[in-house]
């Protein structure tokens, strides 16, 4: 410098369940707790997916559609980056 290749260390992050809180909800936040994680760091830009509260049909079932909500631990791109090797 260059790439994301991971044998060792040091270090880090944290599923599922649980407690408090916030949210309509789907989920997030913070405390436990580890399934796993080499970018499981960050950013909704493309794709799926989840929820459906405004709103809108309505045949009146709280039915259907409906993202401007979520999700980066679903892929894919973007962009920083430790350690170890080169």
């Nucleotide at each position: 410098c260059a790439g994301g290749a991971g044998a060792a260390a040091a270090g880090g992050c944290a599923a599922a369940c649980u407690c408090g809180c916030c949210g309509a909800a789907a989920g997030g936040c913070g405390g436990g707790g580890a399934c796993g994680c080499a970018a499981a760091g960050c950013c909704a830009c493309g794709g799926g997916u989840c929820u459906a509260a405004a709103g809108a049909c309505g045949c009146c079932a709280g039915g259907u559609c409906a993202a401007u909500g979520a999700u980066a631990g679903c892929c894919g791109g973007g962009u920083u980056g430790c350690c170890a090797g080169g």
The RNA shown here (c-di-GMP-I riboswitch aptamer) has 86 nucleotides and comes from Syntrophomonas sp. DTU019. The sequence was found by an Rfam model in a public genome assembly. The organism belongs to Syntrophomonas, within Bacteria. The model forms 95% of the base pairs in the Rfam consensus. It matches the Rfam family "c-di-GMP-I riboswitch aptamer". Rfam describes the family as follows. GEMM was predicted in a large-scale screen for bacterial structured RNA regulatory elements.